[in-house]
The RNA shown here (Glycine riboswitch aptamer) has 77 nucleotides and comes from Firmicutes bacterium UBA3943. It matches the Rfam family "Glycine riboswitch aptamer". Rfam links the family to the GO term glycine biosynthetic process. The sequence was found by an Rfam model in a public genome assembly. The model forms 90% of the base pairs in the Rfam consensus. Its mean pLDDT, the model's own confidence on a scale to 100, is 76.
RNA sequence: AUGAUGGCAGAGAGAGAGCGGUCCACGGGACCCACCGAAGGGGGAAAACUCUCAGGUUUGAUGAUCUCUGCCGGACG
Numbered sequence: 001a002u003g004a005u006g007g008c009a010g011a012g013a014g015a016g017a018g019c020g021g022u023c024c025a026c027g028g029g030a031c032c033c034a035c036c037g038a039a040g041g042g043g044g045a046a047a048a049c050u051c052u053c054a055g056g057u058u059u060g061a062u063g064a065u066c067u068c069u070g071c072c073g074g075a076c077g
Base pairs, nucleotide, nucleotide: 006072007071008070009069010068011067012066013065018033020032021031022030023029024028034057035056036055040053041051042050043049
C1' cells in the first nucleotide's frame, strides 16, 4: 500500500397460502377444517430439497435471499 472469507448496522427490493366456519366479553380473542414455506427448527453429505414442530394465509407484519453504504476484522500478496 492492497483489503478476501466472515460479523454488525442502515437503506432499497422481496414470495406463497381461506375476505372460510363456529363461539365469546365482539377492542379483539379462542377453536375447527383446509392451505403455504423464504424467519427459525428437524431429516439428510448438502440444498432455495424435504417435514410442517414453530410460524403464516386480505393489506399489515414477518421474511430467506439479493444490491449498495458504513463499521469491525485482517486472509492472500